[in-house]
This record gives sequence, structure tokens and C1' cells, in this order.
RNA sequence: GCCCGGGUUGGGUAGCGGCUAUCCCGGAGGCCUGUGGAGCCUCAGCUCGCGGGUUCGAUCCCCGCCCCGGGCC
Repeated sequence: GCCCGGGUUGGGUAGCGGCUAUCCCGGAGGCCUGUGGAGCCUCAGCUCGCGGGUUCGAUCCCCGCCCCGGGCC
């Protein structure tokens, strides 16, 4: 330098052109009870890596960058 894969909440993950962006851990509140660090219910938290473009509408499609992993030379 070229080619792939990836970047989504504090951590880990899913995601179809139109949902309230999913689930788990963690966090907050409550229920349950001899107690609870078990079980159950509820809630908060994501400018979806950055900047453009396409579109009525983009996490998703296109272009350029940045970062991480792998391959080729």
C1' cells in the first nucleotide's frame, strides 16, 4: 500500500430503509421473606466511531477519513 471483518448505553451483544434501537451483566426503586448477595416487577441510560451524500425518512445504502483485528505483498 491492497483486500476482508468490526466500531451500538458503564461492560458485553442483536438489529429489519419507517419499532419506544434488542437482550444479558451492572446501576436505581419496589415486591417477596427469618435473612437475602436468590426469585419477581418497574425505571434510567446510546448525537448508533467522525464528516459528507442518497432518500419523504439512514444504526441500516454510497463516498472519504479515524481506530481495532485478520490476510496478502